[in-house]
Description:
Model confidence (mean pLDDT): 86 of 100. Small-subunit ribosomal RNA, central domain from a metagenome, 346 nucleotides, folded computationally. Its Rfam family is "Bacterial small subunit ribosomal RNA".

Context: one part of a larger RNA
RNA sequence: UUGGGUUUAAAGGGUGCGCAGGCGGACCGAUAAGUCAGUGGUGAAAUCCUACAGCUCAACUGAAGAACUGCCAUUGAUACUGUCGAUCUUGAGUAUAGUUGAAGUGGGCGGAAUGUAUCAUGUAGCGGUGAAAUGCAUAGAUAUGAUACAGAACUCCGAUAGCGAAGGCAGCUCACUAACCUAUAACUGACGCUCAGGCACGAAAGCGUGGGGAGCAAACAGGAUUAGAUACCCUGGUAGUCCACGCCGUAAACGAUGAUCACUCGUUGUUGGCGAUACACAGUCAGCGACUGAACGAAAGCAUUAAGUGAUCCACCUGGGAAGUACGAUCGCAAGGUUGAAACUC
Numbered sequence: 001u002u003g004g005g006u007u008u009a010a011a012g013g014g015u016g017c018g019c020a021g022g023c024g025g026a027c028c029g030a031u032a033a034g035u036c037a038g039u040g041g042u043g044a045a046a047u048c049c050u051a052c053a054g055c056u057c058a059a060c061u062g063a064a065g066a067a068c069u070g071c072c073a074u075u076g077a078u079a080c081u082g083u084c085g086a087u088c089u090u091g092a093g094u095a096u097a098g099u100u101g102a103a104g105u106g107g108g109c110g111g112a113a114u115g116u117a118u119c120a121u122g123u124a125g126c127g128g129u130g131a132a133a134u135g136c137a138u139a140g141a142u143a144u145g146a147u148a149c150a151g152a153a154c155u156c157c158g159a160u161a162g163c164g165a166a167g168g169c170a171g172c173u174c175a176c177u178a179a180c181c182u183a184u185a186a187c188u189g190a191c192g193c194u195c196a197g198g199c200a201c202g203a204a205a206g207c208g209u210g211g212g213g214a215g216c217a218a219a220c221a222g223g224a225u226u227a228g229a230u231a232c233c234c235u236g237g238u239a240g241u242c243c244a245c246g247c248c249g250u251a252a253a254c255g256a257u258g259a260u261c262a263c264u265c266g267u268u269g270u271u272g273g274c275g276a277u278a279c280a281c282a283g284u285c286a287g288c289g290a291c292u293g294a295a296c297g298a299a300a301g302c303a304u305u306a307a308g309u310g311a312u313c314c315a316c317c318u319g320g321g322a323a324g325u326a327c328g329a330u331c332g333c334a335a336g337g338u339u340g341a342a343a344c345u346c
Base pairs, nucleotide, nucleotide: 004317005316006315007300008299012314014201015200016199017198021194022193023192025088026087028085029084030083031082033081034080035077036076037075038074039073040072041071042070049065050064052062053061054060091191092188093187094186095184096183097182098181100179103177104176105175106174107173108172109171110154114150115149116148117147118146119145120144121143125136126135162169163168206247207246208245209244210243211242215241216240220236221235222234223233258313259312260311261310262309263308266291267290268289269288270287271286272285273284274283296301319346320345321344328339329338330337331336
C1' cells in the first nucleotide's frame, strides 16, 4: 500500500458554521472531455515469454516470432459521467396560519431557609460523636419572640417529562433574540449533502483587573481514631464558589455509538400538533422511553432513535511499555494546551 476495522478488544474529532475539495433528484436536447471500438504512426537494442538452432548437456550464445499492457494522430459510437442549454417538483428553502418548551441575553420583583447585629423573655449548659474532645457559654450562650441587614440558591409542582448543536438550561414577571414542530401546497426551482485547513461556541477547576463574601469549603490549625494517620470523623477556617470584563480550551466533553439520505416485523407508554361535535376510538406527522422478532454481533447485546441492508463525505486505528513523554513548531500572563517520535525493553 491493498485488505480489515472504530458501543465494551487499538480506533468517532467536545459541538456547530463553513471556503477549497469529494459526492449529488426527474426529464429533453446539444456536445464528445472522460469512456468504448476501428485504423495509422511510434513504443532503440538488450532483457522477459514462445518455439527452434550452436557449443557433448546446462549455464551461455545465435537467429525468428510474440510482447512492450504506453503515447500521439485520426475515423466512428453515445448508455453512463462531465460540460452547455431548456423544462419539472418529489430534495432544499420561502410564505401564510397556529402551537410548544428549565432555549439564550438584559432588567424588575418574591417568599422560605441560613448567618450576623440590636432589643426582649430566660438560666446553665450548648454543640458534636461510635464514644469523646477541641470549640461556644454567668462579660448571660443554647432555646423562644420582635426588628433590621447581607449574600447565595430557588421547596412543592417535577416526570421514564421538556428545550438546546454540544457544553448545558428550573422561583415569578417584563423587554429583546433564536428555534423546532404542525397545517396549507401559495412561491422559488436542485438553490443539496459532507467538509481537510479556517472561524465561532465550549462544564468544572485555574489565571488577570475590579467588586462581593451568607452558607459551603481545597490549603491550613486544633481535637479524636490509630502501631503510625501528613486520611476517613469532629471544631474552626483562607483561596475559591457569586458579579462585571478579559484569558484558558480541557473532561468518563459518554449513547464510551461522526453527519446526511433511502429501505427493513410487531407490542406498549408518553410529549407537541393535525383531523373530528366528542370525555370514546382508531389514523397521521415530529420527538422522548420500555419490550421483543428477523438480521447483525466474539459475546454482552443492538434491533425504524440499529450495532440490520445499502449510498456519499469527513475523522480515527494497526501489539504492550517507554509516552501523550523528549525534541522542534505553535498558542497561552502563567498553569499548561495542540501537534507528536525514537533508542531500549517484553